[in-house]
RNA sequence: UGCAGAGUAGGCAUUGUGCGUUAAGUGUUAGGGGAUGGGAAGUUGCCCCUAAACGAAGGAAGAUUUCUUCCGCGAUGCAAUGCCGCAUCCGCUGCC
Numbered sequence: 001u002g003c004a005g006a007g008u009a010g011g012c013a014u015u016g017u018g019c020g021u022u023a024a025g026u027g028u029u030a031g032g033g034g035a036u037g038g039g040a041a042g043u044u045g046c047c048c049c050u051a052a053a054c055g056a057a058g059g060a061a062g063a064u065u066u067c068u069u070c071c072g073c074g075a076u077g078c079a080a081u082g083c084c085g086c087a088u089c090c091g092c093u094g095c096c
Stems, first nucleotide, its partner, number of pairs: 002095004010084009019074003028052007038090003042086001058071006
């Protein structure tokens, strides 16, 4: 020098446990900001805030004046496990 490998944000599935169902959350658009393999940098990916538009599946039972439980529903929150997983430059490990 060359070859190979490890390693992120995150995504999908399953399980558990919650939230909402009196509609938040998820998703969409626009603007602003932030973090992102070990280092630097970075968006087409991710997160936060603001605004706008759109938008739903509830039911049963028991106590009774409003709660509790169960079964559902939601492109629903979190955690664990499995699989996938940086396009630039430098670095790390191994091989020749």
A computed fold for a 96-nucleotide RNA from a Clostridiales bacterium, annotated as THF (Tetrahydrofolate) riboswitch aptamer. Of the family's consensus pairs, 94% are formed in the model. Taxonomically the source falls in Eubacteriales (Bacteria, Bacillati, Bacillota, Clostridia). The sequence was found by an Rfam model in a public genome assembly. The prediction has a mean pLDDT of 85. Rfam family: THF (Tetrahydrofolate) riboswitch aptamer. Rfam describes the family as follows. Tetrahydrofolate (THF) riboswitch was first reported for Ames et al. as an RNA motif in 5' untranslated (5'-UTR)regions of folate transport and biosynthesis genes in Firmicutes genomes.